Context: one part of a larger RNA
RNA sequence: CCCGCACCAAGACGGAAAGACCCCGGAAGCUUUACUGCAGCUUGGUAUUGGUCUAUGAAUUUCGAUGCGUAGAAUAGUGGGGAGGAUUUGAAGCCCCGAUUUCGGUCGGGGUGGAUCCGACAGUGAAAUACCCAUCUUCGUAAUUUGUAGUUCUAACUGGUGACACCCUAAGAGGAGAAAAAAUCUUUUCUUAGGGUGUCAUCAAGACAGUGUCUGGUGGGCAGUUUGAAUGGGGCGUUUCCCUCCUAAAGAGUAACGGAGGGGUUCAUAAGGUUGGCUUAGGGCGGAUGGAAAUCGCCCUGGACGCAUAAAGGCAAAAGCCAGCUUUACUGUAAGGCAUACAUGCCGCGCAGUUGCGAAAGCAGGACUUAGUGAACCGAUAGUUGUUAGUAGGAACGCUAAAGAUUAACGGAUAAAAGCUACUCCGGGGAUAACAGGCUAGUCCCGCCCACGAGUCCAUAUCUACGGCGGGGAUCGGCACCUCGAUGUCGGCUCGACUUAGCGCGGGGGUGAAGAAGCUCCCAAGCGUUGGACUGUUCGUCCAUUAAAAAGUUACGUGAGCUGGGUUCAAACCGUCGUGAGACAGGUUGGUCCUUAUCUGGUGUGGG
Numbered sequence: 001c002c003c004g005c006a007c008c009a010a011g012a013c014g015g016a017a018a019g020a021c022c023c024c025g026g027a028a029g030c031u032u033u034a035c036u037g038c039a040g041c042u043u044g045g046u047a048u049u050g051g052u053c054u055a056u057g058a059a060u061u062u063c064g065a066u067g068c069g070u071a072g073a074a075u076a077g078u079g080g081g082g083a084g085g086a087u088u089u090g091a092a093g094c095c096c097c098g099a100u101u102u103c104g105g106u107c108g109g110g111g112u113g114g115a116u117c118c119g120a121c122a123g124u125g126a127a128a129u130a131c132c133c134a135u136c137u138u139c140g141u142a143a144u145u146u147g148u149a150g151u152u153c154u155a156a157c158u159g160g161u162g163a164c165a166c167c168c169u170a171a172g173a174g175g176a177g178a179a180a181a182a183a184u185c186u187u188u189u190c191u192u193a194g195g196g197u198g199u200c201a202u203c204a205a206g207a208c209a210g211u212g213u214c215u216g217g218u219g220g221g222c223a224g225u226u227u228g229a230a231u232g233g234g235g236c237g238u239u240u241c242c243c244u245c246c247u248a249a250a251g252a253g254u255a256a257c258g259g260a261g262g263g264g265u266u267c268a269u270a271a272g273g274u275u276g277g278c279u280u281a282g283g284g285c286g287g288a289u290g291g292a293a294a295u296c297g298c299c300c301u302g303g304a305c306g307c308a309u310a311a312a313g314g315c316a317a318a319a320g321c322c323a324g325c326u327u328u329a330c331u332g333u334a335a336g337g338c339a340u341a342c343a344u345g346c347c348g349c350g351c352a353g354u355u356g357c358g359a360a361a362g363c364a365g366g367a368c369u370u371a372g373u374g375a376a377c378c379g380a381u382a383g384u385u386g387u388u389a390g391u392a393g394g395a396a397c398g399c400u401a402a403a404g405a406u407u408a409a410c411g412g413a414u415a416a417a418a419g420c421u422a423c424u425c426c427g428g429g430g431a432u433a434a435c436a437g438g439c440u441a442g443u444c445c446c447g448c449c450c451a452c453g454a455g456u457c458c459a460u461a462u463c464u465a466c467g468g469c470g471g472g473g474a475u476c477g478g479c480a481c482c483u484c485g486a487u488g489u490c491g492g493c494u495c496g497a498c499u500u501a502g503c504g505c506g507g508g509g510g511u512g513a514a515g516a517a518g519c520u521c522c523c524a525a526g527c528g529u530u531g532g533a534c535u536g537u538u539c540g541u542c543c544a545u546u547a548a549a550a551a552g553u554u555a556c557g558u559g560a561g562c563u564g565g566g567u568u569c570a571a572a573c574c575g576u577c578g579u580g581a582g583a584c585a586g587g588u589u590g591g592u593c594c595u596u597a598u599c600u601g602g603u604g605u606g607g608g
Base pairs, nucleotide, nucleotide: 001608002607003606004605005604006603007602008601010600011599012598014595015594022429023428024427025426026425027424028421029420030419031418034225035224036223037222038221040218041217042216044214045213046212047211048210050153051152053150054149055148056147057146058145059144060143061142063140064139065138067136077135078134079133080132081131084118085117086116093112094111095110096109097108098107099106100105158204159203160202161201162200163199164198165197166196167195168194169193170192171191172190173189174188175187176186177185178184228240229239230238237257241263242262243261244260245259246258264410265308266367267366272326273325274324275323276322277321278320280304281301282300283299284298285297286296306315307314309372311370312369313368330353331352332351333350336347337346338345342411355364356363357362378404381401382400383399384398386397387396388395436483437481438479439478440477442476444472445471446470447469448468449467453463454462490565491563492562493561495557496554497553498552499551500550503528504527505526506523507522508521509520510519511518530544531543532542533541534540571589572588573587574586575584576583577582
C1' cells in the first nucleotide's frame, strides 16, 4: 500500500413520511342575538261544511210615523201634477186611553154625536197633510240575506267496541304427495292467538276537530354561504378616497407602516357680475380726557396686512377694502389644447339666442387658484313633434332634466352576511415565522487613550466620572440568506475535542509589599477544577469539603448513543375571558422516541 473479518455510530444537512408548527390558497366540522332559506310549532281567512233557536249589528224591501230661524191662522222636509177633495162604509164638536214633542202642538184607537170639514184669498225666497206620484233625514214594525257571540240537533268528518267477509303471520290437531322408515318440504281442512282492509250495528264526539290551500309570527332543529386587503411572518394596532408642502435629485412624474397638516363645506342680508373710488400692516415723532392698543397729523420700511377655510404659489390705481346698480351662479354649440392605459378630469378662441353693468371701449357661461366627492344598474318624479296597440280613453317602453349611496374597503363583487377548530384535512411556500447556522453589532462582554474625582497629602498601589478609540461575536435583538417532497426542540446521563479573556498548582513586575496574608498587571493551556438537599430545570439558594470548585466554543457538542421530567397533538379539571363553539408564554393529571450500517470516519484483528 492492497484485500478481508468483528465491532462503534461522528458525518454522508443518513433512511422513512410532497412538515402536523407558521404563512398563503382551498375545503370540512362546529357555534351564534352573521345573512338567507327550509322542516316543525303556531295565528287568521277559505274549502271539506249542514239544520234550529236566542242576543246583537249591517244591507235591501213592505207598511206607518217624523221634519218648529223670521214673517205668518201655524211644527211649511224637497220636486212634480193639480181645481177640486174627504164624508151616512159616519163630518165638526165633546169625553177617555196610548205614542211623540222644540211643551205649543202632532198622530193613532175607542165612545158619544148626526152633517159638515178642507182648498183659490192675506202673508212667504218656496203653497197647501184638499188630493195623487216620486224622493231625503230620523224613528218604529215586518220579511229576506248576511256578520259576530252563545246554545242545541244529526247527516258530513273523526274515534272506541262488537259482528261478518277477505288477506297475512305463528302454534296445535287431521288428511294427501315426494317409490322403505324417520326427519324435512309442499298442499289442504279445522281450532286458537296477533295484525291489516272493507261493510254493518252501537256508543262517544260533532260541523268543532282533522285535512287541503293562502297568510302573519316563531324557528342553528336543519341547510347553503359570507366573514376584504396592505402589513419588514401572521395576529393586535393603524391605514384604505380627495387637497397642500417636504422627501423629489432646478421640465413632468416618482416609493416606504417616511415627515407635517387639512377636506366630505360655505356664500343670495353675496363672500357672484359690473362700474367708480380707496390702501393695508409695523415702527418713530406730535397731540385733551386716552392707557400697550380707540380717533387725528407727519415721516420711515414695503407687502410683512388682508384675500370664508389647511398649506403652497400668487396678488398694489389689485385678486385686498368701500359704495351704486344688478343676476352671465345663463340656453345651444365649439376651433384648439393640457393630462391620460381606459374611464374620469381640466382649460378654452369663436358663433347664435337672451340678459346685467358701463358714456364707451368692453367685461360677465360663479367665487385669487388648487380639496368639499361616487361609475353602471334599480325604482320614483317632471317634461316630451318618439315607439308598440283595430278606434277613443288609458297603459308600457324610449329620450331629456334633476333628485335618491360614510356604495368611506371611496373604479363601487350581493337588495341582503359574524365567529371557532388542539377533532381537523388538501394544495403550496424556506416567496414567510418558531430551532440551529449566516450577516450586523443597537444591546452585551473585554481592553486601550485623556484625567474630574476618591484614595489623610498624592489622578494613575487601587478604583475611576464626562468623553474618545478599538476588539470579541457567549446575551437580548435586527435582517429573512440555505433548509417547510422535515436540519428532531430544553434539561440530565455517557463520551469527548478545543480556546484563553488563567480558578488552583509554576515563573515574574508594581504595591498604600516589614513578615504572613492580600491587591493589580505580565508570561504560561502541562495537569486539575468535589460530593450532596430543593426544583423538569439550565440558573439559583443552601449544606459539607477542597489547592481550586474558571469562563467559554464545539448545530445553546453529543436522541441512526440513552432518557423523556419540561415544552408542544388528541382526554380531563380549575381560574379568567367569550352569548357560544372555544381561548389563555395561566395552573394541573395523563399521554406509542422507528431504523438489520451501503459509503466516509474510528477501534481491534487476520492475510497478501
The part of an RNA shown here (large-subunit ribosomal RNA, domain V) has 608 nucleotides and comes from Parcubacteria group bacterium RIFCSPHIGHO2_01_FULL_40_30. Model confidence (mean pLDDT): 82 of 100. Taxonomically the source falls in Bacteria candidate phyla (Bacteria).